Guanidine-I riboswitch aptamer, 104 nucleotides, folded computationally.
Its Rfam family is "Guanidine-I riboswitch aptamer". From the family's description: This family represents a conserved RNA structure found upstream of the ykkC and yxkD genes in Bacillus subtilis and related genes in other bacteria.
């Protein structure tokens, strides 16, 4: 200084927020004997559902390399410290920029 299948997808998890639902609080409304309920507002310092979600987390399918020589058989796909900043979405993030900058 350069290259790499360091491939693609799905499901899930750590994690993430607050569109929607639920929950909690509240009230100038309407209604009622009153309450519940309806509607509005606020709350994620709300352990919930939907939702987002990992290169360096998990599993699976495809796929790739070698091998075998027809039963797609067997083996392998290792390792991986990491900001700040910006971007998307309702919003945030271990998402994306990015196996980037940098470090070793």
């Nucleotide at each position: 200084a350069a290259a790499a299948a360091a491939g693609u997808u799905u499901u899930c998890u750590a994690g993430g927020g607050u569109u929607c639902c639920g929950c909690a609080a509240u009230u100038u409304g309407a209604a009622u004997c009153a309450a519940c309920g309806c509607a509005g507002u606020u709350g994620g310092g709300c352990a919930g559902g939907u939702c987002c979600g990992a290169g360096a987390g998990a599993a699976a399918a495809c796929u790739c390399g070698c091998u075998a020589a027809a039963a797609u058989u067997g083996c392998g796909g290792a390792c991986a410290c990491g900001g700040a900043a910006g971007g998307a979405u309702a919003a945030a993030a271990g998402c994306c920029u990015g196996g980037g900058a940098g470090a070793u």